[in-house]
Predicted 3D model of a 1498-nucleotide RNA (small-subunit ribosomal RNA) from an uncultured rumen bacterium.
Its mean pLDDT, the model's own confidence on a scale to 100, is 83.

């Protein structure tokens, strides 16, 4: 830093995905040690148990335990025991009393708040303990726990009597600088004001405790009062230290939340509070917030920081620190400096537990620990040694804060699991082309080492005097002994890393793309790699990659995206000089930004995680000092922007009234007759009741032909007869007015095509709907008669449209050229300048391309709107307009990996242009009917083998199935085999032929007849045969032509189809190969950013057509001779034969043509423009045929799917098709006659002459391995006869009776004679062939073959018509164009419908949360009022008593939970419905991509 993925491909756009980091994690495999850290992210769910706050006896009073020292009494062994009191020292737990419990520790529900951050402020405040400082502590008093009686209660706990102490309460007195009044002086300030001073008057304090001394006093031992010393206790300052209030700014979403607020704003009184203050009350007054987002809704603890990142930014608030909040839920106040109080207290509420039913008791979100919940998170552990807290004078006592252990790979950190050598490249595994590779120096094996561990000995720091939980730990040392210790993911591509095996669209896998249908690097095992290691995968979530919300840093013509135009508020932004100011901004200095945490530089753990020192740094905000160029502000000018003025002229700019002609309809009326219309074709429609058509008149409505033009107006919609009236705006010019008035506009407000709506007119023409005709399978369309809303006019309404230049508004600047509209200066004209509008075209430049290009999509600023993948969907719900229709505004959920732009190659098009072909026209002849042959299908069958399926499968494979072939069916039969190689043994009498037996035969058994392999070193030595045996093995016409060679078909003998180099384009690719001509032809000129070249074409081959030379045998005869006869002698001139050569090339001429290629037409020539024919078949194309010619991977079978045999069977036959044969007859039929070929074949052959049969044929053998012999005769041809008939035609079929070949002719052969004589009288719709020696006709031959030819492949015989032309079919080429096709039109693809399954929306309702509101009750508590009950202290009184004060009830105001009506909002359910989206190969039609067969779309 990227990368996969939309296409056949490419470019750009855009979405998914992935690679990287982290994490309090969690799961799966797996697990050897230590360090340092973390560890309920869910139920603020409910807990059992144990512990988490207590100290002070030096505040205090009883009391127990204890007994130093002691008393008394009794025993008696006179010093011992009992028994009884008194008692100091210590200790103990419970009380009063002091301080602490408000800290520490937990959690994050609430809270969108001065709640937190972060500057600041308090002149509007409070701080117990500490520290400094100052003063002071005099002298009474009543009581209440404790505790005793007594009573109540299960208990929890309470009531009544009595006693009693204080540093516990409570007057008094003193009393300052305290507080308050008053009045007064100084000094200072930030607006109220504030500090100090001195006067006066009021008013308010206190406690001792402990040790020590006895100079004073007092009894007078020593003690008390006293004195001293540390604590303590009061007042008052002041500091330090904590809080408390206030204020600037910042702090999440949603406008589908737009208004909110009556204590609300604000004043005055007056209460209250430490302290300001609507905080609270009366009263006035009507304020106060808010598009710079109030209120409402939803989330949420904030912060230092953490993770990510290059920053900038996102995202996080675990663990460590700051703050807030809350402690069961709810609401209150008590104590107190400090609490509305996690381990206080009172009341509701819920829930748990006790109960003797009457009552009472509790709060783990403290450590541990339970249950539940959840994917998931730890010990009911040791200790106060250390640091910290509370208490206390101290010793000390308490401290689940802490310090430590334990448990969990949960993370970061380090260390090991050995080294070194070691090829026979070992065994084994895996694979393999069978040679080898490859696990692997990797194991053994030798040779060392001992970190961890195990075991034994020593043993810490941490502790300043003492104490050490951790802990016999860490660390050190010693023995032994390789010895205790490797896993996990991955291995198509992205992304390191390939084979084998089994599955066989199954199992399965997958982050995205996508694997799997028999050969899978992708599923599973293996082997072997690759990565990382105690871990490794995997899930989530997160930040980045993503420039993919773009400040840094995007876009908006066509990709998603300019508002339909306009006016104008608010807001943004703003011309040109001056001068002040100093908000903005800049620059210095300061204060702050806690600590940790990050960065640097050191340092301590054997490193390093980890921990420490210091440093710098927190981009921020304050505070101050200064700069003034920019921006704001304030004054003051200017005149270039903007506006006024004045004078022109252009025009469908609006609004309103008048008026005019031409045509459609209707109506009248006149001629006129039988049709008119409509339309591919028709019908429906009007028309003898007079239409159409024509003349004349008349009435209405509606729109205004030519002019008329990428021409004018206007903001846009949109404006077209003419004339008048009224009216808006835009240009030019001129310039002496105003002086930035400017420009853009969220909202707001007008205008705004069509179509709809309402009201009320109008209606000719058109014309949804609706109704007929046609069409078509169907036609709710397209076409056609008709038609009603509507279209028109007044008035409202609606507010949308492909409102499009798909291209907001505005000003600036940036080459040209050439049109048309308006004006302007010039100029004699032609033309030139300028200025505004509107086109083309085109640089630079931009742009994915396409374009755009002064009218910008260019450079640049300004302001506005809009966009963030694609479906749901511009849809639901919800608001807001609307009479409706409807519009605006505007989502999720689910779902897919692409949708989408441009362009670029095909391919297609019932698009265009152009050529061509028996492709269609002109001809000939057929086929489709018939009869009978052959192939297929189908159907039968035990088999009816198998393949071949549009053209390009069917007279094909098969150039020739009775048996054989043969592959199939039945029955028999056989297993190393019918065939090959390989070991071992016999044999050299192998091998053949014949005859018997049995059997259908294969075969078994026997007999007999002929036969002696080659080579030798003569040795069963080699060769080489056969026979038997064992195992590898053979064999398969068994599957797969979608695993393959190889052959072949077809487009097509069609003129195509590539390179190379250059060149244009980001690129895919184009150009060359387009073009203008010409050609069968990419053939050939030309001309051109191409230029050469290849594979096609043609040519070179062959066969035919002329001609020549050369050669004659088997061939030929012109001359001579002879003959029945080219027979023979002769000859080779001819014909022919088979070798060479010649010839034909647009070579000659004329013309046409660009002077070219060519093309017409002569001319000569056997042949004339490729002469005619063959063979040749470019680069692909159809997974196009064949595994059954042959070859082969892979599968599958091996007493069988193999071999071998007899018999069927491929030949079946209701029935369809193709291909062909005879025919249906006079161009002909039968009889006769008997001319004239070519090309072949022949030895198991062909077979003559002569014979016999009516005849197939037989006998028969001459000649010939062929120019020599034979097949062999050619036939159509010509002469006669028949005369239109189912026949003298036509031959099927069928009966006798033959012949042939063959081992056999039943199934099932060809032929022949005689008898029979069927359909058929020229063929529907449809469709083939064929352009010349062709078609057509007519016979010959030849492969194959034993025998069977109407089929195939060849010959020759006679031998024709037509072709105007390319509009149309069809099928090809070549340019061009449109596409949504690329498996490429047999293509893509829309919609209803029926099935299934998500997900949603309305729904009568039902139900829950959660808020508001009026009203009702009202607990506890705090204020207020009363307080006749009740009441130590003080006061007054001799005393009773009587006052001041308090307290109990009581009332009254507030108010929690509650209750009952209403409302708003979220949820969840809900009969039935709506519509969505996926699904496999359903229906049913073909809307759209081409002119998609009616152009599409809005």
């Nucleotide at each position: 830093a990227g990368a996969g993925u939309u296409u056949g491909a490419u470019c750009a756009u855009g979405g998914c995905u992935c690679a990287g980091g982290a994490c309090g994690a969690a799961c799966g495999c797996u697990g050897g040690c230590g360090g340092c850290g973390u560890g309920c992210u869910u139920a603020a769910c409910a807990c059992a148990u144990g512990c988490a706050a207590g100290u002070c006896g030096a505040a205090c009073g009883a009391g127990a335990c204890g007994g130093a020292u002691u008393g008394a009494a009794a025993g008696c062994u006179u010093g011992c025991u009992u028994u009884u009191g008194a008692a100091a020292a210590g200790u103990c737990g419970a009380g009063u009393g002091g301080c602490a419990a408000a800290c520490g520790g937990g959690u994050g529900a609430g809270u969108a708040a001065c709640g937190c951050g972060u500057a600041g402020a308090c002149a509007a405040c409070c701080u117990g303990c500490c520290g400094c400082a100052a003063a002071g502590a005099u002298g009474g008093g009543g009581a209440c726990a404790a505790c005793a009686g007594u009573c109540c209660g299960a208990a929890a706990g309470g009531a009544c009597u009595g006693c009693u102490a204080a540093u516990a309460c409570c007057g008094a007195a003193u009393g300052u600088u305290g507080u308050c009044a008053g009045a007064u002086u100084c000094c200072c300030g930030c607006a109220u004001g504030g500090g100090a001073g001195a006067c006066u008057g009021a008013u308010u304090a206190a406690a001792g405790a402990u040790g020590g001394c006895c100079u004073c006093u007092a009894c007078u031992u020593g003690u008390a009062a006293g004195c001293u010393a540390u604590c303590g206790c009061u007042u008052u300052g002041u500091g330090a230290u904590g809080g408390g209030u206030c204020u600037g700014c910042g702090u999440c979403u949603g406008a589908u939340u737009a208004g909110c607020u009556a204590g609300u704003u604000g004043g005055u009184g007056g209460g209250g509070u430490a302290a300001c203050g609507g905080c609270c009350u009366a009263c006035c007054a009507a304020g106060g917030c808010g598009a710079c987002g109030a209120u409402c809704a939803g989330u949420a603890g904030c912060c230092g920081g953490u993770c990510u990142g290059a920053g900038a930014g996102g995202a996080u608030g675990a663990a460590c620190g700051g703050c807030c909040a809350c402690a069961u839920u709810g609401g209150a106040a008590c104590u107190g400096a400090g609490a509305c109080a996690c381990g206080g207290u009172c009341c509701a509420g819920a829930c748990u537990c006790c109960u003797a039913c009457g009552g009472g008791a509790g709060g783990c979100a403290g450590c541990a620990g339970u249950g539940g919940g959840g994917a998931a998170u730890c010990u009911u552990c040791c200790g106060c040694a250390a640091u910290g807290g509370g208490c206390g004078a101290a010793a000390g006592c308490c401290u689940g804060a802490c310090g430590g252990a334990g448990c969990a790979a949960c993370g970061c950190c380090g260390c090991g699991u050995g080294a070194g050598u070691g090829a026979a490249g070992a065994a084994g595994g895996g694979u393999u082309u069978c040679g080898g590779c490859u696990c692997g120096u990797a194991a053994a094996g030798c040779u060392c080492u001992u970190u961890u561990g195990a075991c034994g000995g020593g043993g810490a720091a941490g502790a300043u005097g003492a104490u050490g939980a951790c802990g016999g730990u860490a660390c050190c040392c010693g023995u032994a002994g390789a010895a205790u210790a490797a896993g996990c993911a991955c291995c198509g591509g992205c992304u390191a890393a390939c084979u084998c095996u089994g599955u066989g669209c199954c199992a399965g896998c997958a982050g995205c793309c996508g694997c799997g249908g028999u050969a899978a690097u992708a599923c599973a095992g293996a082997g072997g790699g690759u990565g990382c290691a105690a871990g490794c995968g995997u899930u989530g979530u997160u930040c980045g990659g993503a420039a993919u919300u773009a400040c840094u840093g995007g876009g908006c013509g066509u990709a998603a995206a300019g508002g339909g135009c306009g006016u104008g508020u608010a807001g943004g932004c703003g011309g040109u000089u001056u001068a002040a100011u100093a908000a903005g901004u800049c620059a210095g200095a300061u204060g702050u930004u806690a600590a940790a945490g990050a960065c640097c530089c050191g340092g301590g753990c054997u490193u390093a995680a980890c921990c420490u020192g210091g440093g710098g740094g927190c981009u921020g905000c304050g505070u101050u000092u200064g700069a003034u160029a920019c921006u704001g502000u304030u004054a003051g000018g200017c005149u270039a922007g903007a506006g006024a003025g004045c004078a022109g002229g252009a025009g469908g700019g609006g609004a309103g009234a008048a008026u005019g002609g031409a045509a459609u309809u209707u109506c009248c009326g006149g001629u006129g007759u039988a049709g008119a219309g409509g339309u591919a074709a028709a019908a429906u429609u009007c028309g003898u009741a007079g239409a159409u058509a024509u003349c004349g008149g008349a009435a209405g409505g509606a729109a205004c032909a030519c002019c008329a033009g990428u021409g004018g107006c206007g903001a846009a919609g949109g404006c077209g007869a003419u004339u008048c009236u009224c009216u808006g705006g835009a240009c030019u010019g001129c310039a002496a007015c105003u002086g930035a008035c400017g420009c853009u506009g969220a909202g707001g407000c007008g205008c705004g095509a069509a179509a709809g709506c309402g009201u009320g007119g109008g209606g000719a023409g058109c014309a949804a709907a609706c109704a007929g005709g046609a069409u078509u399978a169907g036609a709710u369309a397209c076409c056609c008669u008709g038609g009603u809303a509507g279209u028109c006019c007044a008035c409202g309404c609606u507010g949308u449209a492909a409102a499009c230049g798909a291209u907001g508004a505005g000003u600036g600047c940036u080459a040209g050229g050439u049109g048309c509209g308006g004006g302007u200066u010039u100029u004699u004209a032609g033309g030139a300048a300028u200025c505004c509008g509107u086109g083309c075209c085109g640089c630079c430049g931009c742009a994915a391309a396409c374009g755009c290009a002064a009218u910008a999509a260019g450079c640049a600023c300004u302001c506005c709107g809009c966009c963030u993948g694609g479906g749901g969907a511009g849809u639901a719900c919800g608001g807001u307009c609307g009479c409706a229709a409807g519009a605006u505004u505007a989502a999720a959920a689910c779902u897919c990996a692409a949708a989408g732009g441009a362009a670029u190659u095909g391919a297609c098009g019932g698009g265009g242009a152009c050529c061509c072909g028996c492709a269609c026209a002109a001809g000939c002849g057929g086929u489709g009917g018939a009869g009978c042959a052959u192939g297929u299908g189908g159907u039968u069958u035990a088999a009816u083998u198998c393949g071949a399926a549009g053209c390009a499968a069917c007279g094909c494979g098969a150039a020739g199935a009775a048996c054989c072939u043969u592959a199939c069916c039945c029955g028999c039969u056989u297993u190393u085999g019918a065939c090959a190689u390989a070991g071992g043994g016999a044999u050299c009498g192998a091998g053949a032929g014949g005859c018997u037996a049995a059997g259908a035969g294969a075969u078994u058994a026997g007999u007999u007849u002929u036969g002696u392999c080659g080579g030798u070193u003569c040795g069963g030595c080699c060769g080489g045969a056969u026979c038997c045996u064992a195992u590898a093995c053979a064999g398969g016409u068994g599957c797969u032509g979608c695993a393959u060679g190889g052959c072949u078909g077809u487009c097509g003998u069609c003129a195509g189809c590539u390179c190379g180099u250059g060149u244009c384009g980001u690129g895919a690719g184009a150009c060359g190969u387009u073009g203008g001509g010409u050609u069968a032809a990419g053939u050939c000129c030309c001309g051109c950013a191409a230029c050469g070249a290849g594979c096609g074409c043609a040519a070179c081959c062959c066969c035919u057509a002329u001609a020549c030379a050369u050669a004659a045998u088997u061939g030929c005869c012109a001359u001579c001779a002879u003959u029945a006869a080219g027979u023979u002698g002769g000859g080779c001139a001819c014909u022919u034969u088979a070798u060479g050569u010649a010839a034909a090339c647009u070579g000659c001429c004329a013309c046409u043509g660009a002077u070219a290629a060519a093309g017409u037409g002569g001319a000569g020539g056997a042949a004339g423009g490729u002469g005619g024919g063959g063979a040749u078949g470019a680069c692909g194309u159809c997974a196009a045929g064949u595994c059954c010619u042959c070859a082969u991977g892979g599968c599958c079978c091996u007493u069988a799917u193999g071999g071998g045999c007899g018999g069927g069977g491929c030949a079946a036959c209701a029935c369809a098709c193709g291909u062909g044969c005879u025919a249906c007859a006079a161009u002909g039929g039968u009889g006769g006659u008997g001319a004239c070929a070519a090309a072949g074949a022949g030895a198991a052959g062909c077979g003559a002459a002569g014979g016999g049969g009516c005849g197939a044929c037989c006998c028969g053998g001459a000649g010939c391995a062929a120019a020599c012999c034979u097949c062999g005769a050619a036939a159509a041809g010509c002469c006669a006869u028949c005369u239109c008939a189912g026949u003298u035609c036509g031959g099927a079929u069928u009966g006798c009776a033959c012949u042939c070949u063959g081992c056999a002719a039943c199934u099932c052969g060809a032929g022949u004679g005689c008898a029979u004589g069927a359909a058929g009288u020229u063929g529907g719709a449809a469709u083939c062939g064929c352009u010349a020696g062709u078609a057509a006709u007519c016979g010959c031959g030849g492969a194959u073959c034993a025998g069977c030819a109407u089929g195939c492949c060849g010959c020759g015989g006679u031998g024709a018509a037509u072709a105007c032309g390319u509009u149309c079919u069809c099928g090809g080429g070549u340019c061009u164009u449109g596409u949504a096709c690329a498996c490429a039109c047999c293509g893509c693809c829309c919609g209803u419908c029926a099935c299934a399954c998500c997900a949603u929306g309305g729904g009568a309702g039902u139900u829950g949360a959660u808020u508001u509101u009026a009203c009702c009750u009202u607990a506890a508590g705090c204020c207020g009022g009363u307080g006749a009950g009740c009441u130590a202290a003080c006061u007054c009184g001799c005393a009773a008593g009587a006052g001041a004060g308090g307290c109990a009830g009581c009332c009254g105001a507030u108010c929690a939970c509650g209750g009952u009506g209403g409302g708003g909002u979220c949820g969840a359910u809900g009969a039935c419905u709506g519509g969505g989206g996926u699904g496999a190969a359903g229906u049913c039609g073909u809307a759209a991509c081409a002119a998609g067969g009616u152009a599409a779309c809005c």